The prediction has a mean pLDDT of 83. This is a predicted structure of a 721-nucleotide part of an RNA (large-subunit ribosomal RNA, domain II) from a Thermoplasmata archaeon. Lineage of the source: Archaea > Methanobacteriati > Thermoplasmatota > Thermoplasmata. It matches the Rfam family "Bacterial large subunit ribosomal RNA". Rfam links the family to the GO terms structural constituent of ribosome and ribosome.
[in-house]
Context: one part of a larger RNA
RNA sequence: GCCAGGGAGUUCCGAUCAGCGGCGAGGUUAAGCAAGUCAAUUGCGUAGCCGUAGCGAAAGCAAAAGUCCGCAAUCCGCAAGGAUGAGGGACUAGGUGUGUUCGCCUGGAGUCGCUGGUGGGAGACCCGAAGCCGGCAGAUCUAUCCCUGGGUAGGUUGAAGCCCUCCGAAAGGGGGGUGGAGGACCGAACCGGUGCUGACGUGCAAAUCGUUCGGAUGACCUGGGGAUAGGGGUGAAAGGCCAAUCUAGGCCGGGAAUGGCUGGUUCCUCCCGAAACUACUCGCAGGUAGACCCUGCCAGAGGGUGUCUGUGAUGUAGAGUGACUGAUUAGGUGCUUAGGGCUCGAAAGGGCUCGGCAUCUUAUCAAACUCCGAAGUUGCAGACCUCGUAGAAGGCAGGAGUGAGGGCCACAGGGGUAAGCCCGUGGUGCGAAAGGGAAUGCAACCCAGCCCUGAGUUAAGGUCCCUAAAUACUGGCUAAGUGUUAUGAGAAAGGGCGUCUCAUGACUAAGACAACUGGGAGGUUGGCUUAGAGGCAGCCAUCCUUUAAAGAGUGCGUAACAGCUCACCAGUCGAGUCAUGGGGCCCCGAAAAUGAACGGGGCUAAAGCUAGUUACCGAUACUCAGGAGCACCGCAUAGGUGAUCUGGUAGGGAGGUGUCGCGUGUGGGUAGAAGUAAGGGCGUGAGCUCUUAUGGACCGCACGCGAAUACGGAUCCUGGG
Numbered sequence: 001g002c003c004a005g006g007g008a009g010u011u012c013c014g015a016u017c018a019g020c021g022g023c024g025a026g027g028u029u030a031a032g033c034a035a036g037u038c039a040a041u042u043g044c045g046u047a048g049c050c051g052u053a054g055c056g057a058a059a060g061c062a063a064a065a066g067u068c069c070g071c072a073a074u075c076c077g078c079a080a081g082g083a084u085g086a087g088g089g090a091c092u093a094g095g096u097g098u099g100u101u102c103g104c105c106u107g108g109a110g111u112c113g114c115u116g117g118u119g120g121g122a123g124a125c126c127c128g129a130a131g132c133c134g135g136c137a138g139a140u141c142u143a144u145c146c147c148u149g150g151g152u153a154g155g156u157u158g159a160a161g162c163c164c165u166c167c168g169a170a171a172g173g174g175g176g177g178u179g180g181a182g183g184a185c186c187g188a189a190c191c192g193g194u195g196c197u198g199a200c201g202u203g204c205a206a207a208u209c210g211u212u213c214g215g216a217u218g219a220c221c222u223g224g225g226g227a228u229a230g231g232g233g234u235g236a237a238a239g240g241c242c243a244a245u246c247u248a249g250g251c252c253g254g255g256a257a258u259g260g261c262u263g264g265u266u267c268c269u270c271c272c273g274a275a276a277c278u279a280c281u282c283g284c285a286g287g288u289a290g291a292c293c294c295u296g297c298c299a300g301a302g303g304g305u306g307u308c309u310g311u312g313a314u315g316u317a318g319a320g321u322g323a324c325u326g327a328u329u330a331g332g333u334g335c336u337u338a339g340g341g342c343u344c345g346a347a348a349g350g351g352c353u354c355g356g357c358a359u360c361u362u363a364u365c366a367a368a369c370u371c372c373g374a375a376g377u378u379g380c381a382g383a384c385c386u387c388g389u390a391g392a393a394g395g396c397a398g399g400a401g402u403g404a405g406g407g408c409c410a411c412a413g414g415g416g417u418a419a420g421c422c423c424g425u426g427g428u429g430c431g432a433a434a435g436g437g438a439a440u441g442c443a444a445c446c447c448a449g450c451c452c453u454g455a456g457u458u459a460a461g462g463u464c465c466c467u468a469a470a471u472a473c474u475g476g477c478u479a480a481g482u483g484u485u486a487u488g489a490g491a492a493a494g495g496g497c498g499u500c501u502c503a504u505g506a507c508u509a510a511g512a513c514a515a516c517u518g519g520g521a522g523g524u525u526g527g528c529u530u531a532g533a534g535g536c537a538g539c540c541a542u543c544c545u546u547u548a549a550a551g552a553g554u555g556c557g558u559a560a561c562a563g564c565u566c567a568c569c570a571g572u573c574g575a576g577u578c579a580u581g582g583g584g585c586c587c588c589g590a591a592a593a594u595g596a597a598c599g600g601g602g603c604u605a606a607a608g609c610u611a612g613u614u615a616c617c618g619a620u621a622c623u624c625a626g627g628a629g630c631a632c633c634g635c636a637u638a639g640g641u642g643a644u645c646u647g648g649u650a651g652g653g654a655g656g657u658g659u660c661g662c663g664u665g666u667g668g669g670u671a672g673a674a675g676u677a678a679g680g681g682c683g684u685g686a687g688c689u690c691u692u693a694u695g696g697a698c699c700g701c702a703c704g705c706g707a708a709u710a711c712g713g714a715u716c717c718u719g720g721g
């Protein structure tokens, strides 16, 4: 884990609400007594309780049949409408209180019982603490102490004292013996338990085994007998030990302690259906009130998301800083001097600079700035729309649950480097939602809101194979296997003579661009500087001439020249070339741990990307047909209507099934009851029923009543295999 049996909202008291029933301005008995087949029960019993009057602290005083509106209903009417109008509403009037611009109350409905819901007191749905208190028994384990006994192989060291001898005046000292001290040394028994953090670790063992190790004449070890007891003992002190139990032992009792915490809480179907927010709380795992849900009733006409129009409100996003406040870059001007520094002057005083203030130009910034200012949000009114007399909005009564939420999108929202992060506002969906898609897998992403059966059509998403459906069609792009991933679940700044495309400008048959051939000169080695500076270290200037063209020189080079080259020109050649900017796809940027992942195979004029077209596949969606339930009309379980009804956790409401027993009635059974096994049928279901076999004596049904009434879970209890 499995099977069987057991196993959790009960009972009493008092409270409140609903339904049903009796009597009704009244209702009702309690204890008790009597009767009784002393059973059920019947009768008596009016004490008491509730109601019939309230107000006031108290003394005390002490209450309506007035008016209007008007739903249902009834009546008149073809209708529109009208009349009466219980209940209902608005007033008025009244009782009482000086708490008196106000409070409470008044036009008669209660009371007793039964059933059910709920809250309170009780163990109060069941199981579960650690604990607290009392009494009793324990020191055969162990701690310490007392009494009385026992044990301690062997070896080593060699204190005092004594003897001999030597030195010394002595005190004393040296040497040799003898002697045998010691919480002395080595090491068995014995006592212990250091390391291996060895073995074992469902053990040999609820502390053992191996090896190693400490003490071993002592504060030593040990037998027997005794003493100390639970807030107590004992303790060379570790909170150690006090019978495998110790920061307060064990057993029994108070006792079903208490637990805001964990777990569990048993049959079916139908209708509705939440919350995880706000406030308070020794409150934060809990409660109470409100909001949100359910059921019933009252009442009687309006309610409401949305769109548009009109008319108001607002100060956010953004923007601005010649409109304020505050911050702020670079500079100009003016002023201030009681400012700091430097400086001129004998002094008075002056100059420069750093500041301060104001102003001008320039460049910026703001949640707590605003000359401005949206989108939105919102008040009122109207129109459309929509819900509502099949009764909405509202109100009253009863019953809850919830008060730990979480994701996504938007607000260029707030915080944070960021987060599957924290905090808001609005929405959405998950929670409490199945089905299809997203490869498989995935709470909240896309499609789509589920009664049952059958058929069809679509959505999202797809259509080469795995795999249902076009290896469809018309263009373009990509060469990177880029890609074939909507997002979650990957990529940036920055680069690219990769390729496609668009735009602008320039040159070009008077010959462009590239390549090749030739030229590329003179004044002049420009001036300065310099050791030198000759186009080419550096500074200044950068002219003129010859020309087809040629810079007082683009780069290399020399110590400086030289030399090579470029700009520029001509020739050959013969058609496009160059530059800049924008866009698409692609490339680089690009690193992670066993071996690679578009789901895989595989795919390149695609099975990739992009623009378009037509088919098809594809859900519980939509359509059609049939059926059930529910809601409503209706006396109806007869009939009808449903475009708008039938997902559902916590939870509320309604109707049923089964088990045990009792009453009344009515049945079955040895020609075979209950139970058991297998099979057939009926019911949406809990369940019901029939047949056969087994079994061998009791068992149903109808209508009522009463319950120790339904099990898969609780590390549930007992038993079994």
Stems, first nucleotide, its partner, number of pairs: 002720005011122003015118009026050003032044004054061002064092001066091004073084004093106005125264002128261001132254005143228009152218001154186003157182001161178007190215003195211002198209002230246001232242003267656006277290005292401001293399006302387003306384009318372001319370002325366003330361007339354006405430001407428005413423003435447003442488001451627007461617003464601003470614001472613006483603002494588003498585010515572005521545003526540003551566001555564002628646002630642004657710001659707010675694008

The full RNA is in RNAcentral, with records from ENA.